[in-house]
Small-subunit ribosomal RNA, central domain from a Candidatus Altimarinota bacterium, 352 nucleotides, folded computationally.
The coordinates come from a structure-prediction model, not an experiment, and the mean pLDDT is 86.
Taxonomically the source falls in Candidatus Altimarinota (Bacteria, Bacteria candidate phyla).
The sequence was found in a public genome assembly.

Context: one part of a larger RNA
RNA sequence: UUGGGCGUAAAGCGUCCGCAGGUGGCGCAGAAAGUCAGUUAUUAAAUACCGAUGCUCAACAUCGGUGCUGUAAUUGAAACUUCUGUGCUAGAGGAUGGUAGAGGUAUAUGGAAUUCUGCAAGUAGGGGUAAAAUCCGUAGAUAUGCAGAGGAACACCAAAAGCGAAGGCAGUAUACUGGACCAAUCCUGACACUCAGGGACGAAAGCGUGGGGAGCAAAAGGGAUUAGAUACCCCUGUAGUCCACGCCGUAAACGAUGCUAACUCGGUGUAGGGACCCUCGACCUGGUCUCUGUGCCUAAGGUAACCCGUUAAGUUAGCCGCCUGUGUAGUACGAUCGCAAGAUUAAAACAC
Numbered sequence: 001u002u003g004g005g006c007g008u009a010a011a012g013c014g015u016c017c018g019c020a021g022g023u024g025g026c027g028c029a030g031a032a033a034g035u036c037a038g039u040u041a042u043u044a045a046a047u048a049c050c051g052a053u054g055c056u057c058a059a060c061a062u063c064g065g066u067g068c069u070g071u072a073a074u075u076g077a078a079a080c081u082u083c084u085g086u087g088c089u090a091g092a093g094g095a096u097g098g099u100a101g102a103g104g105u106a107u108a109u110g111g112a113a114u115u116c117u118g119c120a121a122g123u124a125g126g127g128g129u130a131a132a133a134u135c136c137g138u139a140g141a142u143a144u145g146c147a148g149a150g151g152a153a154c155a156c157c158a159a160a161a162g163c164g165a166a167g168g169c170a171g172u173a174u175a176c177u178g179g180a181c182c183a184a185u186c187c188u189g190a191c192a193c194u195c196a197g198g199g200a201c202g203a204a205a206g207c208g209u210g211g212g213g214a215g216c217a218a219a220a221g222g223g224a225u226u227a228g229a230u231a232c233c234c235c236u237g238u239a240g241u242c243c244a245c246g247c248c249g250u251a252a253a254c255g256a257u258g259c260u261a262a263c264u265c266g267g268u269g270u271a272g273g274g275a276c277c278c279u280c281g282a283c284c285u286g287g288u289c290u291c292u293g294u295g296c297c298u299a300a301g302g303u304a305a306c307c308c309g310u311u312a313a314g315u316u317a318g319c320c321g322c323c324u325g326u327g328u329a330g331u332a333c334g335a336u337c338g339c340a341a342g343a344u345u346a347a348a349a350c351a352c
Stems, first nucleotide, its partner, number of pairs: 004323003007306002012320001014201004021194003025088007033081002035077008048066007091191001092188004096183004103177007110154001115149006125136002162169002206247006215241002220236004258319006266297012301308002325352003334345004
């Protein structure tokens, strides 16, 4: 519950696609479902309103009239919504020519570094810490050189930079491939927006099968610290981290801000395009305007304040999701999904 909200107080689904539903541009003609007007019928009595009358008045009662609300039929109106037909191009989409990009998938490949192995050369320490010790080392370590193996990650460039719906994406090359932006015309002609249910994608961790395993490192072992130390620090170290395929479906999945469209002062960076000026001309540099992103500062306005401020949290419209004191509790039960872990949906008693 005819109300107020959702950046931080409770509240925007992690993201997108999308059926039903809701909503929907500019004309003309027609229809008349919604809408509006008239007439008729009905809407018991009482109640309501108006006028009388009766109780000394009033309340009350009686009589007459009117009305409310709704329904149906019928006759009309045609501005708006709707429907039908027809047309348009400002929304949307397509064609053409360009542009930028860590967008995606696969394959190949490169150098630096760590570790390990072998050889050389060399000698007593190395490592680690606040300080130490466990640990490694005369069976020759650490440091140095050469060669080899193997795995993972890509210094500088690098940026408040770029791309992607989000998660996310970074050495290099190639193949395939998605989206975006700009310019000027042409084409389609409202084909649009949002979206319950549904579908797809979805970091890390975790799970299954098979590989791989350099470094790092839950668990575990040891050394310290400490009253204790199941920790912080140190030495080791297994899952895991990596690959392929299949699950899981959650995050402070954050801009803690749903999507779309319109409108509303400026200033200053930066990324991608375009036009023009400057120049004899090309390149460069500089300047002006403009479209699309991405930052900062601010007017109006908003906000409890912080702050937001053309990338709105301003002013509006459409659609969806969500909130309603705290704890119990994102729990129990049930259901669906999952191999499991668990996820999703989701209360109440009771207490304050």